[in-house]
RNA sequence: GAUAAGAGCAAACCCACCGAGAGGUGGAGACGCAAAGCCACGGGCCAGAAAAUUCUGAUAGCCGAGUUACCGAA
Repeated sequence: GAUAAGAGCAAACCCACCGAGAGGUGGAGACGCAAAGCCACGGGCCAGAAAAUUCUGAUAGCCGAGUUACCGAA
């Protein structure tokens, strides 16, 4: 970051399994994505305990920080 090329990921719905839950994994499926690769460090949202702002989880496809990387015209 281009109406280029080659690759890549996969929302919702459905099925199976795991979890108390948020949610996760696999299958199937494409709404989208130039980091929709990785990472819970900061904020947000969500779940459950508290008990008065804390704890334990979850989310990277909410934003920021960090980190690695393919292709490339003007």

A computed fold for a 74-nucleotide RNA from uncultured Nitrospira sp., annotated as c-di-GMP-I riboswitch aptamer. Its Rfam family is "c-di-GMP-I riboswitch aptamer". About the family: GEMM was predicted in a large-scale screen for bacterial structured RNA regulatory elements. Taxonomically the source falls in Nitrospira (Bacteria, Pseudomonadati, Nitrospiria, Nitrospiraceae). The prediction has a mean pLDDT of 84.